[in-house]
Context: one part of a larger RNA
Molecule: small-subunit ribosomal RNA, 3' major domain
Organism: uncultured microorganism
RNA sequence: UGACGGGGGCCCGCACAAGCGGUGGAGCAUGUGGUUUAAUUCGAAGCAACGCGAAGAACCUUACCAGCCCUUGACAUCCCGGUCGCGCUUUCCAGAGAUGGAUUGCUUCAGUUCGGCUGGACCGGUGACAGGUGCUGCAUGGCUGUCGUCAGCUCGUGUCGUGAGAUGUUGGGUUAAGUCCCGCAACGAGCGCAACCCUCGCCUUUAGUUGCCAUCAUUUAGUUGGGCACUCUAGAGGGACUGCCGGUGAUAAGCCGGAGGAAGGUGGGGAUGAGGUCAAGUCAUCAUGGCCCUUACGGGCUGGGCUACACACGUGCUACAAUGGUGGUGACAGAGGGCAGCUACACGGCGACGUGAUGCUAAUCCCUAAAAACCAUCUCAGUUCGGAUUGCACUCUGCAACUCGGGUGCAUGAAGUUGGAAUCGCUAGUAAUCGCAGAUCAGCAUGCUGCGGUGAAUACGUUCCCGGGCCUUGUACA
Numbered sequence: 001u002g003a004c005g006g007g008g009g010c011c012c013g014c015a016c017a018a019g020c021g022g023u024g025g026a027g028c029a030u031g032u033g034g035u036u037u038a039a040u041u042c043g044a045a046g047c048a049a050c051g052c053g054a055a056g057a058a059c060c061u062u063a064c065c066a067g068c069c070c071u072u073g074a075c076a077u078c079c080c081g082g083u084c085g086c087g088c089u090u091u092c093c094a095g096a097g098a099u100g101g102a103u104u105g106c107u108u109c110a111g112u113u114c115g116g117c118u119g120g121a122c123c124g125g126u127g128a129c130a131g132g133u134g135c136u137g138c139a140u141g142g143c144u145g146u147c148g149u150c151a152g153c154u155c156g157u158g159u160c161g162u163g164a165g166a167u168g169u170u171g172g173g174u175u176a177a178g179u180c181c182c183g184c185a186a187c188g189a190g191c192g193c194a195a196c197c198c199u200c201g202c203c204u205u206u207a208g209u210u211g212c213c214a215u216c217a218u219u220u221a222g223u224u225g226g227g228c229a230c231u232c233u234a235g236a237g238g239g240a241c242u243g244c245c246g247g248u249g250a251u252a253a254g255c256c257g258g259a260g261g262a263a264g265g266u267g268g269g270g271a272u273g274a275g276g277u278c279a280a281g282u283c284a285u286c287a288u289g290g291c292c293c294u295u296a297c298g299g300g301c302u303g304g305g306c307u308a309c310a311c312a313c314g315u316g317c318u319a320c321a322a323u324g325g326u327g328g329u330g331a332c333a334g335a336g337g338g339c340a341g342c343u344a345c346a347c348g349g350c351g352a353c354g355u356g357a358u359g360c361u362a363a364u365c366c367c368u369a370a371a372a373a374c375c376a377u378c379u380c381a382g383u384u385c386g387g388a389u390u391g392c393a394c395u396c397u398g399c400a401a402c403u404c405g406g407g408u409g410c411a412u413g414a415a416g417u418u419g420g421a422a423u424c425g426c427u428a429g430u431a432a433u434c435g436c437a438g439a440u441c442a443g444c445a446u447g448c449u450g451c452g453g454u455g456a457a458u459a460c461g462u463u464c465c466c467g468g469g470c471c472u473u474g475u476a477c478a
Stems, first nucleotide, its partner, number of pairs: 001478002003475003007472007015462002019426005026318008034309002042053002064304007073129001077128002079125006087106002091102004109119003131293002134291003140287002142282003145278001147276001152191006158167003171182003197270004202238007211228003216225002241264001244258005320419001324378006336367003341360002345356004385416001390411007432454007
């Protein structure tokens, strides 16, 4: 100087407390461990691994396994020889296919000094080489997590100390903040904080089509004429600064209350992550040193596996019901997506869906129906709760749904009556609850990322648990 203390002081955080809802019990989904397996590819491991890499494993992906094949190689550059193309395409044979053999048609490369001379393409050969998701994240770059959006981390000059170092950065107040004020052997400065950026909330203005409709006409309908006032859209501005008033404070910084205001003291949310810590994570995104393989640890293909199942754990979904189930009526969103696409409408089908057909490269057309809501019924039961499991019949995608996809109809109707010890999230348009959309994607979502609808309770307080910041003290620790 740090680190540590079941030392002290001060302070903060959904850290506790006060509340609301869960997890832990059940069934299922999903990830992991374990076991099994020819293989169940690899990585991630307290918080900070475990619906994680994976925004989507039937083939492909795919890295794993079995079998069958190739060896200058699926891919790149160079050298030698040959051919003149290449490319697209038809058919046949062997084969699981890769591959090997034969074959039909279209087209007949460019420059040219007309010399296979140059370029280009293909075939064959030789070796230099290619190739490796092989090892090492404890050799690395880059990227990322975490403490933590915590308020800290440093430097120059000066001063003090033999020195390591100290001071500044400590102290008195204050703040979300090393934020600001005052004081002080310090005076200044940098990286962080804040602000500048995006978005939501108010107003003005510009612009009115695909948007809107107050007034006028018109219509089944903002449908049409007309209009751009309003809504909305999307550009430019304004607006909030403790600016004003009172109190308090040290006459300061600030704090408390009030006015005005759409908004009040950081207005809500986002982006933004200092110096460092964990030899944290990643050699399987990529790049890369070293090591290793080179007729194989490289490459191609078919099939299988990653989907196994006495079990254990994590994360979720659905429930156990009446604040509910079922049937009916039928209103109100936002944000997205659409041409190998979204599909109106009509018809067929109980339905998934099929057939025809229309509009839209979209403020124009479509996905689109929101769901919770309201009315009727059920009357506390393992039930008209719950839907697992299983059978049959269909349907969609796709070469192909056996291993191993989604959906529909009929039938079947398991556990489960609110969950031990323990444990998690959340302070307001939040929790809870309800649906909608998107990425990935042929198909496949209870996951993820967004969007809106309805919409609470509680916070006395900081003694205690956890984590963190500052000062101080002890130390046989570095």